A computed fold for a 390-nucleotide part of an RNA from Paenibacillus chitinolyticus, annotated as large-subunit ribosomal RNA, domain III. RNAcentral holds the full RNA, with entries from ENA. The coordinates come from a structure-prediction model, not an experiment, and the mean pLDDT is 80. The organism belongs to Paenibacillus, within Bacteria. It matches the Rfam family "Bacterial large subunit ribosomal RNA". Gene Ontology terms of the family: structural constituent of ribosome and ribosome.
Context: one part of a larger RNA
RNA sequence: GAGUAACGAAAAGAUCAGUGAGAAUCUGAUCCGCCGAAAGCCUAAGGGUUCCUGAGGAAGGUUCGUCCGCUCAGGGUAAGUCGGGACCUAAGGCGAGGCCGAAAGGCGUAGUCGAAGGACAACAGGUUGAAAUUCCUGUACCACCGUAAGCCGUUAUGAGCAAUGGAGUGACGCAGCAGGGUAGGGACGCGGACUGAUGGAUGUCCGUCCAAGCAGUGAGGCUGAUGUGUAGGCAAAUCCGCACAUCGUGAAGGCUGGGCUGUGAUGGGGAGCGAAAAUUACAGUAGCGAAGGUCUUGAUCUCACACUGCCGAGAAAAGCUUCUAGCCAGGCGAAGGUGCCCGUACCGCAAACCGACACAGGUGGGCGAGAAGAGAAUUCUAAGGCGCGC
Numbered sequence: 001g002a003g004u005a006a007c008g009a010a011a012a013g014a015u016c017a018g019u020g021a022g023a024a025u026c027u028g029a030u031c032c033g034c035c036g037a038a039a040g041c042c043u044a045a046g047g048g049u050u051c052c053u054g055a056g057g058a059a060g061g062u063u064c065g066u067c068c069g070c071u072c073a074g075g076g077u078a079a080g081u082c083g084g085g086a087c088c089u090a091a092g093g094c095g096a097g098g099c100c101g102a103a104a105g106g107c108g109u110a111g112u113c114g115a116a117g118g119a120c121a122a123c124a125g126g127u128u129g130a131a132a133u134u135c136c137u138g139u140a141c142c143a144c145c146g147u148a149a150g151c152c153g154u155u156a157u158g159a160g161c162a163a164u165g166g167a168g169u170g171a172c173g174c175a176g177c178a179g180g181g182u183a184g185g186g187a188c189g190c191g192g193a194c195u196g197a198u199g200g201a202u203g204u205c206c207g208u209c210c211a212a213g214c215a216g217u218g219a220g221g222c223u224g225a226u227g228u229g230u231a232g233g234c235a236a237a238u239c240c241g242c243a244c245a246u247c248g249u250g251a252a253g254g255c256u257g258g259g260c261u262g263u264g265a266u267g268g269g270g271a272g273c274g275a276a277a278a279u280u281a282c283a284g285u286a287g288c289g290a291a292g293g294u295c296u297u298g299a300u301c302u303c304a305c306a307c308u309g310c311c312g313a314g315a316a317a318a319g320c321u322u323c324u325a326g327c328c329a330g331g332c333g334a335a336g337g338u339g340c341c342c343g344u345a346c347c348g349c350a351a352a353c354c355g356a357c358a359c360a361g362g363u364g365g366g367c368g369a370g371a372a373g374a375g376a377a378u379u380c381u382a383a384g385g386c387g388c389g390c
Stems, first nucleotide, its partner, number of pairs: 013031006032387004040367004046347002050345001051075006060068002080141002082343004087118002092113003098107003122139005142339004150332003160327002165323005173310004179303003184297005189208006209268002213263005220256004224247007232240002272288002311314001353362002369381004
C1' cells in the first nucleotide's frame, strides 16, 4: 500500500419465545423461499470414529458463537441364511522339478493364487440416544450330527454309497418387434377428522395395505417317446454318440417358468384418538384403533437374449444330473442337537472421498412419485432435504 481488496454461486429471509455474562448467526415455534432423474433415498470405492451422549470455547470455523465434522470424557458396530473366506475358475501373478543366463535373474510344466463373473439356505414387523435381513416377536429354509416306530438289505438275485474318470448341463453376442404379468400411479367408492351458528347440506384434508416359506394352479418358452444293436467317448458303462425298428406328431409326456389363488395372518401395520407421572425436560410416549372394494392406467422391472433377424460369430471351471470303475454290512428314517473366521458405527455427487482449504471442479451402480408433456426435456409440486458460516 491499507483497515484497502476479499469474506467462495443472487435458493431469502422475517417475527416471537428460550438459553446465556454476552445472541443477526445456538435451540424451539409460526410464516416465507429453494431443490425435487435432486440439492431426496440405498450402496461400491475411499476415508477411519468424523457416529451417539455429556461437558467446553484457547486454537480451527474467512464475521459471531452459548454452536460444530473443533477440544475433553464416556458410550456405540451382535449374522448358519447379507458381503467375503472355509467352493470355482478369467485375464494375469507366483511357480516343485525343468530350460536359459557372468551374477542378479528370465521363461515355464504339474500345481497354486486371482472376481463387481459362476455357484450358494430369511422374510415381515418391532425396538435404541447411537446397531439391525445381525437384537426381539412371528413364520421359514440350508448343511451336518442323531435316532423311536416302521421299511429295505445282510455273502451275492447284495440295500446303500460312488469317482480326481466318461457324458450332459452349467454356457453366455448384438439389433428389432409383439405378447403375458407385476411394481408403481390415478379416479370412484369406503373409513375417519375438521368445517357447520340451528343447519342436515356442502366442502377440505388424511388413510384406503402386508413378505419369505408351504400347498395348489399355471400364461408362455424349449423338447418327440420307447425299444434293439453298436468297432466311437484313452479302461468300463444301463450314460452320451451313431444306426435301425415301433408309436406319435397344432397331441401326450418331460424340463423351465413370471404370475395368480389359498395359507402364512385370530398376526402385523394402519389415518386418527390419546393417558398417568413430571412441568425445567423426560409425550404425541404407554395404550386404543376404522376402512382396506371396484374400475382404469402401466413400466426402462420380469417371463427372457424367450422369439425373429444379423454378422464382427459372441469365457472358463466348480456346482448339478447321469454313467459305470470301485467300495460295502448295514442303510433310510420323527423328535432332538450343532452351525466357525472377517466386515457391519458414520460420510458416501460430499464440509467426512480425490483436488494444500468446511474449495462453484471430479467421483462407479441402484431407486427415482404427481399435474401438463413423446419424454429421465421443461415448469410447478409430494416424500424428503435445504436457505449455500458475515